Overview: This is a predicted structure of a 1469-nucleotide RNA (small-subunit ribosomal RNA) from an uncultured bacterium. The RNAcentral record of the sequence draws on ENA and SILVA.
């Protein structure tokens, strides 16, 4: 620090996801030791049991228990019982102090609760300092005793009694109050010591003294209460809230200010800088994260707050409205004798429950701290320790060295090996930790007591302080630590290995099982599932889940955006607010600097120190970015004062304009009405029909009515803020611009709310209605046609008034100001120059367009009219869908508008540009593509292939073009892969090894369907170092063969197709962020990316063309088997013979054609048209030749081959059958339907080829197929071989025929082991369909189509198929609109599996979530009212009362209590 993921690829936008750190965690697997921390985040749910707050006898009366002493009794002389407060002590009680601390929890609380900085009207027990005092009396009540009630808890009555309990009196202040005269106004004693003075003279009392207390006042410290500034979560789908409310006066109340409370008066107070309401939440130091700014969080530790079963209340007290106190109400639990009572773990343990989840009913007060006490001491679940838990952090160990035969085993393998791996074993060492035994710190200082000193004091008492000494005190604890002993001994797992992301193979599985954080894996070769081997990463842990921050600049203060990605309000006016020109003075609020205070400790950071290190602990420092006070600075901002004119505005004179409102006028056109002329159609469409018209339409002329809109002018012209505005005239009115002067003096810009305007449609009321025209009707179209087209037609469109308030209200671009190269139009107004004048030319301002520089932009593009560079203000955005939906609010008459979510769901959605592909887009061009022609197919019969069906099997493959007379150039057996049956198992064939034997081989016979089995006879190899070896072969055993079994979607090779279409690419350069582009586009031209020209391209490659073959002309050479002109010979005839080399021909080599020449066209050049010559003319004709690639095209059954499957079978052998089936459908062909024909007779002319297991002549036989015989020929020699159509002649005469030949019967021939299933051919007989073939469809552009025969491959035989050959030999092409296919350029695209694409909606079923729903239930809350416990306060107090006062007393007074009552008020209604 980034990465993955939208695409065919690219850039940018944008979301999702990952890598990091962290946690009070939980879960899974695993688990050796120690140190230090941490441990109910959920039910503030309910709690059994024990403990958690007592203490003081030096305050008091006392004596229940224990001990001592004393006494008495019984007596077994040390035991029992009893008595005795005398002593140690002490239950219960009175009294004091403490139970307001410590400990727990986070319910509530959005608040002066907390944080921070301040303020001043207060309190304060214990503690400290100071001053003063502590005198003298009195009356009770517990305990106790007696009696009563009650189950209990407890309680009532009577009587006795003490105090540091209670009450007066005295005295007193610098105390309190005050009318300034005065008045009020406290206390308590207890303990130790001494005898100097006094009394009795023993010792005690008085006294003295010390200590602890007590009272009053002042001050301090600690603590507490109150007030204020600032900071402190979310929601506006919460916008208004408030009546003690805001303030004042007075009173009350409090420790104290204050509406805190009350009376009266005033009408205020808060709020868009968010009041009120709702939701959530203890706050902070800090903690986690982050570079920081921030974000999240508030366990443990520390500070503050709040709470203590829920709600309310007060009492006591220095302090509480009180966790282990009280009263009341409520819920719950428990006890009960049913009358009534008891309780509150959010203290420590612990239990149940909840939950993914969180510990022991432990030890000790040894230390630290707290309460009480003079003290000893007691109490202390605070605390210190221990226990449990890998919950976290830190540390240590599980060994170290050596060790290659690279062991065995595992895994993989190309079978060679590789890897695990120096790893192990082996050898040599070590002993941390754990184990056993032994030793052994520190945490402990003391209190007490003794001695010495000092203080106090009359004092050598006592007491206090200091120093010294003795003794004692440890829960942890089997402590830490050290030593010894033994032995490698007791101690490694977890996750991951497709990319991100470090780490790869095999097997299994087969879209199954499963994985998955995102992208995505799995459908038979899965590095992604599961296992294994190996590897990688961490390590006593490792992963997963959850959560936070980060990455995320993805809410952007630091640090983002808004033309098209999400995002500029439709447009003005304008309030608050924000921002604001020049100069000077003042001020110092902001701002800046210094100082002071504070910012608790802990934590973080730095430097040290202590545990062996570390974690941890500890000392010091820094920091705490803050707040406050104070002193300065004065540039900038603010405030204030004064001035200025450059911003803004006003005045004067002009200018243009569809700017707006109102009124009037006009002509053209449509329609309607009336009249004339006139007659049969009009209208409408792609074509029609509906419609109109003989009742006279359309057309045409004249007249009239009415409504709406304003042709030409008219223009990227004008005006307006936008919406918008268009005939002419009048009137009213807004704004803009230009020129020049004067004036005002910042008066400005923007603008949340607010307010106005706001197209069309729509709504309300009333008019109007010519044309047009939703709805509607009819006619067409169509599969349908609720559409497009046509004929009609109502709202509406128009007017007036009112509403609506939205649009792709768009420049998809908010407003204002300033700055920043140029060019060129248009509109308005000026200036200069020139002119008689209009122009031309130069120039200023304002507006409106185009092109462009810099710059910007993801690109497209923008570019002085910015999307450039800056400033100011407003609005808006934050992934897609859900959704501009729901709910709520608000506006509207309504339609509806504005505001505006969530659940759920996806990993994308979207932008710009690129390359392709596609388009019933465009341009150019080509092809038997259409057209023009000729002949077919589709109908018939047959042949053949396919589908389907059938079958034991009908083997398999090929399936649009590009499968279907295809693989098959030839299935009776074989072929053959299929079926049935019968055999066989190292085999029919191949390779190797071992053992044994034998040559191999040929042959007879038997069984059998055959394979096969048995059997007979013959035969006896080669080399040799003589040991043996080799070839061949039989048997056995082991490796292994074999497979036309599967996968053509694992492959090679081969092939088809687009397409013989003209294309497909590369290097360098250039352009672009990039994918890519350029080149290859453009202008011409060509069959052609063929060539030329131009050009940021220049070159090159694969294709095209040419080179090759055949053919057309000629030449040369050669002359047999071919040829025969001339010469000679011969025949019935023939190159038959001699001979010839001319010709034809054969087959080798050459020539020839190149737009070379001429004319014309053309800018030129390619090139085109014509012509000459030539056998051939513009690639002469034909063939071979197939670019990059496409179709997962075809083929595992040609061959090869990975993997899988099979191995007495899916191999192999054999016989028979099948591939030849047959209701049917299709393709390809043959033969026909006839007279351009058929039959018969005669007769002429080819070429390519083939042949010795062959072609087979002649001859003979047969009607014929053919047979017999067999010449010649290994072929320019012989044979196949007859060419046929043609020509000549004759018959048939339009018919199911003398057409046509299917089918069937009979008889044969040939091949072959064998023609039944299932061959071909021949003869005789039979003589079917078929009379030119519907929709549709195929081939062909010249020696072509059509037509006619011939040959060959395969092959024993079998050809209408296939491959070749020649004979005869046409018609037509205007042309490129259309169909099909293709090429180039361009355009659109939401396609890229690429239009056979993509994609929308309804419906059906299932599931999930959200909304609505008559209602119903609960929680919280508002308002009005009823009722009102306990309690404080107020009133009353007739009942009752010890202290004080009066009084001899009785009694009275003061004061108080119960009771009653009023206000307030919880729960409740």
């Nucleotide at each position: 620090a980034g990465a993955g993921u939208u695409u065919g690829a690219u850039c940018a936008u944008g979301g999702c996801u990952c890598a990091g750190a962290u946690u009070g965690a939980a879960c899974g697997c695993u688990g050796g030791c120690g140190g230090c921390a941490u441990g109910c985040u959920u039910a503030a749910c309910a709690c059994a049991u024990g403990c958690a707050a007592g203490u003081c006898g030096a305050a008091c009366g006392g004596u229940a228990a224990c001990g001592c002493g004393g006494g008495a009794a019984g007596c077994u002389u040390g035991c029992u019982u009893c008595c005795u407060g005398g002593c140690g002590a002490c239950g219960a009680g009175u009294g004091g102090c403490g139970g307001a601390c410590g400990g727990g929890u986070g319910c509530g609380u959005a608040a002066c609760a907390c944080g921070u900085a301040g303020g001043g009207a207060u309190c304060a027990a214990c503690c400290c300092g100071a001053c003063a005092g502590u005198g003298g009396g009195g009356a009770a009540c517990a305990a106790c005793c007696c009696g009563g009630g009650g189950a209990a808890a407890c309680u009532c009555g009577g009587g006795c009694u003490a105090a540091u309990a209670c009450c007066g009196c005295a005295u007193a202040a610098u105390c309190u109050c005050c009318a300034c005269g005065g008045a009020g106004g406290a206390a308590a004693g207890c303990g130790g010591g001494c005898c100097u003075c006094u009394g009795c003279u023993u010792g005690c009392a008085a006294g003295c003294u010390c200590g602890c207390g007590c009272u009053g006042u002042c001050g301090g410290a600690c603590g507490a209460g109150c007030c204020u500034g600032c900071g402190c979560c979310c929601g506006a789908u919460u916008a208004g809230c408030u009546u003690g409310u805001u303030g004042g006066u007075g009173a009350g109340g409090u420790a104290a200010u204050g509406g805190c409370u009350c009376a009266c008066c005033a009408a205020g107070g808060c709020a868009a800088u968010g009041a009120u309401c709702g939701g959530u939440a203890g706050c902070u130091g800090g903690u986690c994260u982050g570079a920081g700014a921030g974000g999240a969080u508030g366990a443990u530790c520390a500070g503050c707050c709040a709470c203590a079963c829920u709600g309310g209340g007060a009492c006591u007290g220095a302090g509480a409205c009180a966790c282990g106190g009280c009263c009341c109400a409520g819920a719950c639990u428990c006890c009960u004798g049913c009358g009534g009572g008891a309780g509150g773990c959010a203290g420590c343990a612990g239990u149940g429950g909840g939950g993914a989840a969180u510990a022991u009913u432990g030890g000790a007060c040894a230390a630290u701290g707290g309460g009480c006490g003079c003290a000893a001491g007691c109490c202390u679940g605070a605390u210190c320790c221990a226990g449990c838990a890998a919950u976290g952090c830190c540390g240590c160990g599980u060994g170290u060295g050596u060790g290659a035969a690279g062991a065995a085993g595992g895994c993989c393998u190309u079978c060679g090996g590789g890897u695990u791996g120096u790893a192990a074993a082996g050898c040599a060492c070590u002993u941390u930790c754990a184990g056993u035994g032994g030793g052994g710190a520190g945490g402990a200082a003391a209190c007490c007591u003794c001695c010495g000193g000092a203080g106090c004091g009359a004092a050598u008492a006592a007491c206090u302080c200091c120093g010294g000494g003795u003794a004692u005190u440890g829960a942890c604890g089997u402590u830490a630590c050290c030593c010894a002993c033994a032995g490698a001994a007791g101690a490694a797992g977890c996750a991951c290995c497709g990319g991100c992301u470090a780490a790869c193979u095999c097997c299994g599985u087969g879209c199954c099982a499963g994985c998955a954080g995102c992208c995505g894996c799995g459908g038979u070769a899965a590095u992604a599932c599961g296992g294994a081997g190996g590897g990688u990463g961490c390590a006593a842990g490792c992963g997963u889940u959850a959560a936070u921050c980060g990455g995320a600049a993805u809410c952007a203060c630091u640090g983002g955006g808004c033309g098209u990605a999400a995002a500029g309000c439709g447009c003005g006016c304008g309030u608050a607010g924000g921002c604001g020109g020049u100069c000077a003075g003042g001020u110092c609020a902001g701002u800046c600097a210094g100082a002071u205070g504070u910012g608790a400790a802990a934590g973080c950071c730095c430097c040290g120190g202590g545990c062996u290190c570390a974690a941890c602990c500890u000392g010091g420092g820094a920091a705490c970015u803050g707040c406050a006070u104070u002193u300065g600075a004065u540039a900038c901002u603010g405030c204030u004062u004064g001035a200025c004119u450059a911003g803004a505005g006003u005045u004067u004179g002009g200018u243009a304009g569809a700017g707006g409102g109102a009124g009037g006028c006009g002509g053209a056109a449509u329609u309607c009405c009336c009249g004339g002329u006139g007659u049969a159609g009009c209208g409408g469409u792609g074509a029609a029909a509906u419609g109109c018209a003989u009742a006279g339409a359309u057309a045409u002329c004249g007249g009239g009515a009415g409504g709406a809109a304003c042709a030409c002018c008219a223009g990227u012209g004008g005006c307006g803020a936008a919406g918008g505005c268009g005939g002419c005239c009048u009137u009213c009115u807004g704004g803009a611009c230009c020129a020049a002067c004067a004036c005002u003096g910042a008066c400005g810009c923007u603008g949340a709310g607010g307010u106005g305007c706001g197209a069309a449609a729509g709504c309300g009321u009333g008019g109007g209605u010519a044309g047009c025209a939703a709805a509607c009707a009819g006619g067409a179209u169509u599969a349908g046609a609720u559409a497009c087209c046509c004929u009609g037609g109502u709202a509406g469109u128009c007017c007036a008034c009112g509403c609506u308030g939205u649009a792709a209200a768009c420049g998809a671009u908010g407003g204002g100001c300033a700055c920043u190269c140029g060019g060129u139009g248009c509109u308005g107004c000026g200036g200069g120059u020139a002119u008689c004048g209009a122009c031309c030319c130069c120039u200023g301002c304002a507006g409106u367009g185009c092109c462009u520089u810099a710059g910007c932009u993801a690109a497209c593009g923008c570019g002085u009219u910015a999307a450039g560079u800056g400033c100011c203000c407003c609005g808006c955005c934050u992934g897609g869908g859900g959704a501009g939906u729901a709910c709520g609010g608000u506006c509207g008459c309504a339609u509806g508008g504005c505001u505006g979510a969530a659940a759920c769901u996806c990993a994308a959605a979207g932008g710009a540009a690129u390359u392709g592909a596609c388009g019933g887009g465009g341009g150019c061009c080509c092809g038997c593509a259409c057209a023009a022609g000729c002949g077919g197919u589709g109908g018939a019969g047959c042949a053949u292939g396919u589908g389907g069906u059938u079958u034991a099997a009908u083997u398999c493959g090929a399936u649009g073009c590009a499968a279907c007379g295809c693989g098959c150039a030839g299935a009776a057996c074989c072929u053959u892969a299929c079926c049935u049956g019968g055999g066989u198992u190292u085999a029919a064939a191949c390779u190797g090894u071992g053992a044994c034997g034998g040559a191999c081989c040929g042959u007879u016979c038997c069984a059998g369907a055959g394979a096969u089995g048995g059997u007979u006879c013959g035969u006896u190899c080669c080399c040799u170092u003589c040991g043996g070896g080799g070839a061949c072969u039989g048997u056995c055993a082991c490796a292994g063969a074999g497979g036309u079994g599967c996968u053509g979607c694992a492959u090679g090779g081969c092939u088809g197709u687009c397409g013989u279409c003209a294309g497909c690419u590369c290097g360098u350069g250039u352009c672009g962020u990039g994918a890519g582009a350029u080149g290859u586009u453009g202008g011409g031209u060509u069959a052609a990316g063929u060539c030329c020209c131009g050009c940021a391209a220049c070159g090159a490659g694969c294709g095209c063309a040419a080179c090759c073959c055949c053919u057309a002309u000629c030449c040369u050479u050669a002359g047999u088997u071919g040829c025969c002109a001339u010469c000679a010979g011969g025949u019935a005839a023939c190159g038959c013979u001699g001979g010839g080399a001319a010709c034809u021909c054969u087959a080798a080599g050459g020539a020839g054609a190149c737009u070379g020449c001429c004319c014309c066209g053309g800018a030129a050049a390619u090139c085109g048209g014509g012509g000459a010559g030539g056998a051939a003319g513009g690639u002469g004709g034909g063939g071979a030749u197939g670019a990059c690639g496409u179709c997962a095209a075809g083929u595992c059954c040609u061959c090869a081959u990975g993997g899988c499957c099979u191995u007495u079978a899916u191999g192999u052998c054999c016989a028979g059958g099948g591939c030849u089936a047959c209701a049917c459908a299709c393709g390809u062909g043959c033969u026909a339907c006839a007279a351009u024909g058929g039959g018969c007779g005669g007769u002429a002319c080819a070429a390519c080829g083939a042949g010795u297991c062959g072609c087979g002549a002649a001859g003979u036989c047969g009607c014929g197929a053919g047979a017999c015989c067999g010449a010649g020929c290994u072929a320019a020699u012989c044979u196949c071989c007859a060419a046929a159509a043609g020509c000549c002649g004759u018959c048939c005469u339009c018919a199911g025929u003398u057409c046509g030949g299917a089918u069937u019967g009979g008889a044969g021939u040939c091949u072959g082991c064998a023609a039944c299933u299932c061959g071909a051919c021949u003869c005789c007989a039979u003589g079917a369909a078929g009379g030119u073939g519907g929709a549709a469809u195929c081939g062909c552009u010249a020696g072509u189509a059509a037509u006619c025969c011939c040959g060959g491959a395969u092959c024993a035989g079998c050809a209408u198929g296939c491959c070749g050959g020649g004979g005869u030999g046409a018609a037509u092409a205007c042309g490129u609109u259309c169909c099909c296919g293709g090429g180039c350029c361009u355009u659109g695209u939401a396609c890229a599996c690429a239009c056979c694409g993509c994609c929308c909606g309804u419906c059906a079923c299932a599931u999930c979530a959200c909304g609505a729903a008559a209602g119903u239930c609960g929680a919280c809350u508002g308002u009005a009212c009823c009722g009102g416990a306990a309690g404080c306060c107020g009133g009353u107090g007739g009942g009752c009362c010890a202290a004080c006062c009066c009084g001899c007393a009785a009694g009275g007074g003061a004061g108080g209590c119960a009771g009653c009552u009023g206000u307030c008020c919880a729960u409740g209604g």